[in-house]
Context: one part of a larger RNA
Molecule: large-subunit ribosomal RNA, domain I
Organism: Lachnospiraceae bacterium 10-1
RNA sequence: AGCGCAGGGUGAAUGCCUUGGCACCAAGAGCCGAAGAAGGACGUGGUUAACUGCGAUAAGCCAUGGGGAGCCGUAAGCAGGCUUUGAUCCAUGGAUUUCCGAAUGGGGAAACCCGGUAUGAGCAAUCAUAUCAACAUAACAUGAAUCCAUAGUGUUAUGUGGGGAACCCGGUGAACUGAAACAUCUAAGUAGCCGGAGGAAAAGAAAGAAACAUCGAUUUUCUCAGUAGCGGCGAGCGAACGGGAAAGAGCCCAAACCGAAUGUCUACGGACGAUCGGGGUUUAGGACUUGCGGAAUCAGGAAGACACGAAGCAGAACAUGGUUGGAAAGCCAGACCAAAGACGGUAACAGUCCGGUACGCGUAAGUGGCGAAUGAGGCGAGUAUCCAGAGUACCACAGGACACGAGGAAUCCGGUGGGAAGAUGGGGGGACCAUCCCCCAAGGCUAAAUACUACUUGGUGACCGAUAGAGAAAUAGUACCGUGAGGGAAAGGUGAAAAGCACCCCGGGAGGGGAGUGAAAGAGAACCUGAAACCCUGUGUUU
Numbered sequence: 001a002g003c004g005c006a007g008g009g010u011g012a013a014u015g016c017c018u019u020g021g022c023a024c025c026a027a028g029a030g031c032c033g034a035a036g037a038a039g040g041a042c043g044u045g046g047u048u049a050a051c052u053g054c055g056a057u058a059a060g061c062c063a064u065g066g067g068g069a070g071c072c073g074u075a076a077g078c079a080g081g082c083u084u085u086g087a088u089c090c091a092u093g094g095a096u097u098u099c100c101g102a103a104u105g106g107g108g109a110a111a112c113c114c115g116g117u118a119u120g121a122g123c124a125a126u127c128a129u130a131u132c133a134a135c136a137u138a139a140c141a142u143g144a145a146u147c148c149a150u151a152g153u154g155u156u157a158u159g160u161g162g163g164g165a166a167c168c169c170g171g172u173g174a175a176c177u178g179a180a181a182c183a184u185c186u187a188a189g190u191a192g193c194c195g196g197a198g199g200a201a202a203a204g205a206a207a208g209a210a211a212c213a214u215c216g217a218u219u220u221u222c223u224c225a226g227u228a229g230c231g232g233c234g235a236g237c238g239a240a241c242g243g244g245a246a247a248g249a250g251c252c253c254a255a256a257c258c259g260a261a262u263g264u265c266u267a268c269g270g271a272c273g274a275u276c277g278g279g280g281u282u283u284a285g286g287a288c289u290u291g292c293g294g295a296a297u298c299a300g301g302a303a304g305a306c307a308c309g310a311a312g313c314a315g316a317a318c319a320u321g322g323u324u325g326g327a328a329a330g331c332c333a334g335a336c337c338a339a340a341g342a343c344g345g346u347a348a349c350a351g352u353c354c355g356g357u358a359c360g361c362g363u364a365a366g367u368g369g370c371g372a373a374u375g376a377g378g379c380g381a382g383u384a385u386c387c388a389g390a391g392u393a394c395c396a397c398a399g400g401a402c403a404c405g406a407g408g409a410a411u412c413c414g415g416u417g418g419g420a421a422g423a424u425g426g427g428g429g430g431a432c433c434a435u436c437c438c439c440c441a442a443g444g445c446u447a448a449a450u451a452c453u454a455c456u457u458g459g460u461g462a463c464c465g466a467u468a469g470a471g472a473a474a475u476a477g478u479a480c481c482g483u484g485a486g487g488g489a490a491a492g493g494u495g496a497a498a499a500g501c502a503c504c505c506c507g508g509g510a511g512g513g514g515a516g517u518g519a520a521a522g523a524g525a526a527c528c529u530g531a532a533a534c535c536c537u538g539u540g541u542u543u
Base pairs, nucleotide, nucleotide: 001542002541003540004539005538006537007536008535009534015528016493017492020464021463022461023460024459025458026457027456028455029453030452031163032162039100040099041098042055043054044053046078047077050074051073061094062093063092064091065090066089070082071081072080105114106113107112115132116131117130118129119128120127121126134160135159136158137157138156139155140154141153142152167198168196169195170194171193172192178185182232208215209214219246220245221244222243223242229237230236250445251444252443253389257278258277259276260275262273263272264271265270283423285387286386287385288382289381290380291379292378297376298375299374304370306368307367308366312361313360318334320333321332322331323330335352336351337341343355344354345353394418395417396416397415399413400412401411404430425440426439427438428437429436480487481486500527503514504513505512506511
């Protein structure tokens, strides 16, 4: 030195565990913000570095309700207090809420600097309180070049601004990729960027869909159907009608006509313009003339009771005997409850030990339906005249959207140019024309069925179990890295209970030996189990 055996060290795998995650389900809730948000900075405790809470009233102040014996957060100790005159704690409402931040008096290298005005205090320096951004809209006032006017300016009022996980609408809009290359095409109107809104959004009461029969707003879903079609007819893209279901709700303007006040012009007869009120709203129209009528229905939500609704209340049955053990909930024997044998804890595995669970109870704010006043609101007949959304419909050109790639290409949208009709009118039925049928554009609103889950509550798992599961079971978006955008860790386990080793000995200490605790200390905090690599000791054997 190799190999074998035995015993150790180191090391952290493995096993077991779970405070934390992941996914989903159900219900709720679904916005916050100039009354200053989201997010932060700095403070704040007797002692306080961090987290949590809070804000110069600073681990808190007030009120109401709950609750009933302990309490002064994580988090021990020391010191000192509070509490049955009801604390701590829980719920609801309120007060306070520094500075930054849309940040808004001005500035600025965020959490800082410097002001104006008014009032008050002070001899004064100065201090205290309040207020002072911009933009939009409206009203009023004022008011240039320029007479009237207009622009502008000022005051007041109201609003806006910023944030938010996904969902929604709009604008803009790729490429990788696929086509086994690639250009039309695809990916895809996806990702990205921008704007906007809401608890949903969007859409929506037919200038519809159909087919000679009819249906009757929109949305979502099953089907129709991978069909009809589109397509370098390649790759691929991909409906609708009809049928079943969820839900169900319909309305308001503009105009004709009537009236009011007002402005301009005036030949003083009036004409015209804009504003406000009535009227009217659909295709079997309305105005207008005329007749009948006071209801259905819709909106609205007072009082009231009812239901839901915060903290919360109540809640059965073994203190059974024996046995093993450190410990009984195990085992043996006997008993009981059960609308409760969910779950968690308790020294091993507990229906009957504890918290709970089932069935019940409970109210404030608030919510819901019911609901009075009140408001809106009807049905015919006639049809001469009047009205019924114009740079619109439509056409041309070049585009886009439609499942539809210019195609025979209707329909819809906007760009450029042209440009109607007026209800005896107009649009559509996939070029176009006729016939027939359906509908009434160029104004607007509209719940539900639908989408999503940052957030709250409850629950579930052939989901993970510390190299897994979130990046994060711990001071985690922390430490650390980077000028910055940004990147981004490692790190869980004594024991049932600290009972965390008084006292003695060696040692400067660290550490160790006794003693003691404990079931165990080979569980001693570098703490459950404690594999392997690697290191050492003893011994056997080989060289």